[in-house]
């Protein structure tokens, strides 16, 4: 320079093909068991869906630019 992956909650991902309420475990925060802790159960917070811009009624999803790691070619 060129190709192709990946980028969503604090942390590990799913959800993208087929556009339609953003999940899920872990953690955190309340309680329940317990002497007490861990475990384990039950509630719960928690998110600029990498950034910008385009389609559309609607966009994490489709599209076009970028930006940041991963690989492979030269």
């Nucleotide at each position: 320079g060129g190709g192709c992956c990946u980028a969503u909650a604090g942390c590990u991902c799913a959800g993208c093909a087929u556009g339609g309420u953003a999940g899920a475990g872990c953690a955190g925060c309340g309680g329940g068991c317990u002497u007490u802790u861990a475990a384990c159960c039950c509630g719960u917070u928690g998110g600029u869906c990498c950034c910008g811009g385009g389609u559309u009624c609607a966009a994490a999803u489709c599209c076009c630019g970028g930006u940041a790691g991963g690989c492979c070619c030269a």
The RNA shown here (transfer RNA) has 74 nucleotides and comes from a Candidatus Aenigmatarchaeota archaeon. It matches the Rfam family "tRNA". By type it is a transfer RNA.